A computed fold for an 87-nucleotide RNA from Natronospira sp., annotated as c-di-GMP-I riboswitch aptamer. Rfam family: c-di-GMP-I riboswitch aptamer. Its family is annotated with cyclic-di-GMP binding in the Gene Ontology. Of the family's consensus pairs, 95% are formed in the model. Taxonomically the source falls in Natronospira (Bacteria, Pseudomonadati, Gammaproteobacteria, Natronospiraceae). It was read from a public genome assembly, where an Rfam model found it.
Formats: sequence, C1' cells, structure tokens
RNA sequence: CAGCGAAAAAGGUAAACCCGUUGAAAAACGGGGGCGCAAAAUCACCGGUCUAAGGGGCGCAGGCCCUACGAUGGCGGGAUUGCCGAA
Repeated sequence: CAGCGAAAAAGGUAAACCCGUUGAAAAACGGGGGCGCAAAAUCACCGGUCUAAGGGGCGCAGGCCCUACGAUGGCGGGAUUGCCGAA
C1' cells in the first nucleotide's frame, strides 16, 4: 500500500414516526426521534424502482393508459474520497 473486517479507540450518520416548510406528486429540507449502517460519505454514468405536472392516446364524461427532462446514493453496479488495524 492492497485485500479483508476481528478487538477496541476516536468519531460520523440517522430508519420508521411526529411537527413545520417546499413541491402537481414522488420526494426533499429543517427540528425532534433512533431502525440501523465500516463507507447508510460524495457523484444520477449504467440498470432497477417511485411519481406523472407537462406532453401523447382513448372516453360523452368521471376518468384510464403511456411517457422523465422529476425523484431515489438507506435498491444494485460503477467512479472518487475517508477512520482503525487482528488473523
């Protein structure tokens, strides 16, 4: 240094849920709260998943179907970076 993830130390982060805000929604952000996480740090490049404002199609209508340029990094892969050090 790489692989790997035992013991400990220093720490970090924060699920569900509640309150508020933004958003058409998915969801995000802030506060509380801790299920957990050795990369549950960062990044939408690839795949998956979620939503459908706008667009397209159908319908007399209520509506229905398709679609991401939206979202998800705590879905997987990939890229970059990081604490400790047994076998």